[in-house]
This is a predicted structure of a 67-nucleotide RNA (c-di-GMP-I riboswitch aptamer) from a soil metagenome.
């Protein structure tokens, strides 16, 4: 590099929740791990955690395949 494919950002639209977010629908920014992982760091939110984000690093696994 090929091939089979996966996953879905942001707006919108409901429902949930104080909020962050979430969940389903459109939709498609993008992503070799945008798989899992929240009891390791980090971010958010909040008066408070027993809240919350994995498409932020770290850690687990895992497709093909010139190699």
């Nucleotide at each position: 590099a090929a091939a089979a494919g996966g996953c879905a950002a942001a707006c919108c639209c409901a429902u949930c929740g104080a909020a962050a977010g979430a969940u389903g629908g459109c939709g498609a920014c993008g992503c070799a791990a945008a798989a899992c992982c929240a009891a390791g760091g980090g971010c958010c939110u909040g008066a408070a955690a027993u809240g919350g984000c994995a498409g932020c690093c770290a850690g687990u696994u895992g497709c093909c395949g010139a190699a």
Rfam family: c-di-GMP-I riboswitch aptamer. Its family is annotated with cyclic-di-GMP binding in the Gene Ontology. The RNAcentral record of the sequence draws on MGnify.